[in-house]
């Protein structure tokens, strides 16, 4: 230089043919206990890596940049 994965919540990671953005762990709060820790039940957190295109709509297709792996040279 070139191909080819990966980039979504604090972590790790799901999102089917394009149709309101989730799940476990953690974090609050309540409730349980004398307390703690387990359990329940409720919430909170998200410019989906950055632009820009198509689309009535784009995490999801195109294109162009940044990160991070990995092959070739």
């Nucleotide at each position: 230089g070139g191909g080819c994965c990966c980039g979504u919540a604090g972590c790790u990671c799901a999102g089917u043919u394009g149709g309101u953005a989730g799940a476990g762990c953690g974090c609050g709060u309540c409730a349980u206990u004398c307390g703690c820790a387990u359990u329940g039940a409720c919430g909170a957190g998200g410019u989906c890596g950055g632009g820009g295109a198509u689309u009535c709509g784009a995490g999801c297709u195109c294109c162009c940049c940044c990160g991070g792996g990995u092959c070739c040279a």
Record summary:
The prediction has a mean pLDDT of 82. Predicted 3D model of a 73-nucleotide RNA (transfer RNA) from Candidatus Adlerbacteria bacterium RIFCSPHIGHO2_01_FULL_54_23. Its Rfam family is "tRNA". From the family's description: Transfer RNA (tRNA) molecules are approximately 80 nucleotides in length. It is annotated as a transfer RNA. Taxonomically the source falls in Candidatus Adleribacteriota (Bacteria, Bacteria candidate phyla).